[in-house]
Context: one part of a larger RNA
RNA sequence: CGCAGGAGACUUGAGAGGGCCUGUCCUUAGUACGAGAGGACCGGGAUGGACGAACCUCUAGUGCACCAGUUGUCUCGCCAGAGGCAUAGCUGGGUAGCUAUGUUCGGUUGGGAUAAACGCUGAAAGCAUCUAAGCGUGAAGCCUGCCUCAAGAUGACGUCUCCCGCAGGGUAACCUGCCUAAAGACCCGUGGUAGACGACCACGUUGAUAGGCCCGGUGUGCAAGAGCAGCGAUGCUCUCAGCUGACGGGUACUAAUCGGUCGUGAGG
Numbered sequence: 001c002g003c004a005g006g007a008g009a010c011u012u013g014a015g016a017g018g019g020c021c022u023g024u025c026c027u028u029a030g031u032a033c034g035a036g037a038g039g040a041c042c043g044g045g046a047u048g049g050a051c052g053a054a055c056c057u058c059u060a061g062u063g064c065a066c067c068a069g070u071u072g073u074c075u076c077g078c079c080a081g082a083g084g085c086a087u088a089g090c091u092g093g094g095u096a097g098c099u100a101u102g103u104u105c106g107g108u109u110g111g112g113a114u115a116a117a118c119g120c121u122g123a124a125a126g127c128a129u130c131u132a133a134g135c136g137u138g139a140a141g142c143c144u145g146c147c148u149c150a151a152g153a154u155g156a157c158g159u160c161u162c163c164c165g166c167a168g169g170g171u172a173a174c175c176u177g178c179c180u181a182a183a184g185a186c187c188c189g190u191g192g193u194a195g196a197c198g199a200c201c202a203c204g205u206u207g208a209u210a211g212g213c214c215c216g217g218u219g220u221g222c223a224a225g226a227g228c229a230g231c232g233a234u235g236c237u238c239u240c241a242g243c244u245g246a247c248g249g250g251u252a253c254u255a256a257u258c259g260g261u262c263g264u265g266a267g268g
Base pairs, nucleotide, nucleotide: 001152005163006162007161008160009159010158015149016148017147018146021049022048023047024046025045026044027043033038051106052105053104054103055102059100060099061098062097066093067092068091069090070089071086072085073084074083075082076081110144111143112142117137118136119135120134164267165178166177167176168175169174179265184262185261186260187259188204189203190202191201192200209255210254211253212251213250214249215248216247219243220242225238226237227236228235229234
């Protein structure tokens, strides 16, 4: 820009892409078959491999604004307690998130038309013949079916809902004057399930969108201070303490204020 007014939702599916793998074991059954050795079709069930998708309950990893321990040194006057620097100083753990080695799931079933092949009926050719007319069965393959995208599918679909003036001229489109600026969208702001940026999604006081605060969870592992014991290092008690990023819930305390722009007037 188009989709013959504008707008908000929800959709059909032409078409396109993805997927399509396979082993072993049990049973049927030591049956059919076979002198024996051996050993099934068909059908039913179980469990794997590789591959793929999603997810984070478990296991495991990471986790540079979480917790603890600790070395050297400097600073806060000193003690105590803290902080800075040293690869995040080093070490031991670890929430969310992101992950696989973890978990769950997938290939199936079904329909249609067929290939080779196997048939029915059946003449040409009194017989025979699956074929010439006609009718079946029949593949991991074909078309569907399953998953994803999809109306710029210009052949531009469909459904529901919402919105929009008077006067004059003109057949009408339209022009002029006055009035009007709808539905809705965007800008702007708070953000994340989204994300390179746009975009997408949630929210903007008729508000829980983010921060703060409160409660909880999780992690760490028992703070500071004090008392007691010990000459002391240190230990015990108050103390399953203290602290705690991203997690859950609540709460308008802070910030989403106030506003602006586009979009018109019934539609070749």
The prediction has a mean pLDDT of 89. The part of an RNA shown here (large-subunit ribosomal RNA, domain VI) has 268 nucleotides and comes from a Vicinamibacteria bacterium. Rfam family: Bacterial large subunit ribosomal RNA. Taxonomically the source falls in Vicinamibacteria (Bacteria, Pseudomonadati, Acidobacteriota).